[in-house]
RNA sequence: UUGUGCUAGGCGGGGAGGUAGCGGUGCCCUGUACCUGCAACCCGCUAUAGCAGGGCUGAAUUCCUGCUCAGAGGCUGUUCUGGUCGACAAGGAGUUUCAGGAAAGCUCGUUGAAGGCUGGGUCUCCUGAAGUGCAGGUUCUGUGAACCCCGCCAGGCCCGGGAGGGAGCAACGGUAAGCAGAUUUCUGUGCUGCCGGGAUGCGCCUGGCUGGAGAGUUUUCCUGAAAAACACCGUCGGUCAGAAUUUGCCGACAGCAGGUGCACAA
Numbered sequence: 001u002u003g004u005g006c007u008a009g010g011c012g013g014g015g016a017g018g019u020a021g022c023g024g025u026g027c028c029c030u031g032u033a034c035c036u037g038c039a040a041c042c043c044g045c046u047a048u049a050g051c052a053g054g055g056c057u058g059a060a061u062u063c064c065u066g067c068u069c070a071g072a073g074g075c076u077g078u079u080c081u082g083g084u085c086g087a088c089a090a091g092g093a094g095u096u097u098c099a100g101g102a103a104a105g106c107u108c109g110u111u112g113a114a115g116g117c118u119g120g121g122u123c124u125c126c127u128g129a130a131g132u133g134c135a136g137g138u139u140c141u142g143u144g145a146a147c148c149c150c151g152c153c154a155g156g157c158c159c160g161g162g163a164g165g166g167a168g169c170a171a172c173g174g175u176a177a178g179c180a181g182a183u184u185u186c187u188g189u190g191c192u193g194c195c196g197g198g199a200u201g202c203g204c205c206u207g208g209c210u211g212g213a214g215a216g217u218u219u220u221c222c223u224g225a226a227a228a229a230c231a232c233c234g235u236c237g238g239u240c241a242g243a244a245u246u247u248g249c250c251g252a253c254a255g256c257a258g259g260u261g262c263a264c265a266a
Base pairs, nucleotide, nucleotide: 001266002265003264004263005262006261009057010056011055012030013029014028015027020046021045022044023043024042034054035053036052037051038050063259064258065257066256067255068254073250074249075248077245078244079243080242081241082240083239084238085237086236087235088234091233092232095227096226097225098224099223100222101221102220103219104218105217106216107215108214115210116209117208118207119206120205121204122203124199125198126197127196128195130192131191132190133189134188135187136186137185139182140181141180142179143178149174150173151172157166158165159164
């Protein structure tokens, strides 16, 4: 140096996420680089970090290491735009109410406006008297106790020789509780009103005096004050999408350089 046969290794990589960490299934990027089984409320492993089984290639342009940055893509930071959600004060605009002013219209007004003084009615509360209802008490009348209320007691009963006496039912008269009534009166309570007095309000109606020309109302505008609400602008925050930028991080593919077995034979 050549030939033959083996072995190490290789048969994609990366990002986010997940994980104590590593890898995988899944999602995304790159682009084509074996097969089967397991696997996201997960599957397998332990810094030599998928496990199990099978297949191809095989020491080199293909494996390993380093450098470069030409950089697909992703994460993240910042800014802008748009959408959406939430919160905020009264800054602005807007809404409502009130006050003042201006203009226009309508109505009332010298048959007297606004204002001032005064009277009456109405409204509310308290109170006096009146009428009236209810309840209770008082007064009067009637009724009302077989006996356990009173009086008087016929008959009958009892005592006595007799005269007489005694208890005592009914009847009669009266009375208590009770019951009923009454043109009585008292107390309490309620109702009523072209009755009286006081207080309150000044809303409405109305009269008199004074006063001597405005007053009321509608609309628009201006000014001011107050109120509530996030419906508008605005401010802040969250979230989604897009664009720009690159503070930072990872990074495939690519390029360059270097390194790297074993056995046998010639």